[in-house]
This is a predicted structure of a 76-nucleotide RNA (transfer RNA) from a Gammaproteobacteria bacterium. NCBI's taxonomy places the organism under Bacteria, Pseudomonadati, Pseudomonadota, Gammaproteobacteria. The coordinates come from a structure-prediction model, not an experiment, and the mean pLDDT is 80. It was read from a public genome assembly.
RNA sequence: GCCGGCGUAGCACAAUUGGUAGUGCAACGGUUUUGUAAACCGUAGGUUGGGGGUUCGAGUCCCUCCGCCGGCACCA
Numbered sequence: 001g002c003c004g005g006c007g008u009a010g011c012a013c014a015a016u017u018g019g020u021a022g023u024g025c026a027a028c029g030g031u032u033u034u035g036u037a038a039a040c041c042g043u044a045g046g047u048u049g050g051g052g053g054u055u056c057g058a059g060u061c062c063c064u065c066c067g068c069c070g071g072c073a074c075c076a
Stems, first nucleotide, its partner, number of pairs: 001072007010025004019056001027043005049065005
């Protein structure tokens, strides 16, 4: 350099044909316990990588850029 895949909460991942952005763990609060852990109940947490476009409506479709991973090529 070329091709492909991926990027969503602190972490790991979902989200049907474009139609309310969710789950688990973690965090915080509570119940329980002598105390901790576990268990149970609850709360909070999002620029869906950045920008632009299409659309009544975009995590999802299109363009571009950035980052990560893999393959190929180059390596005088």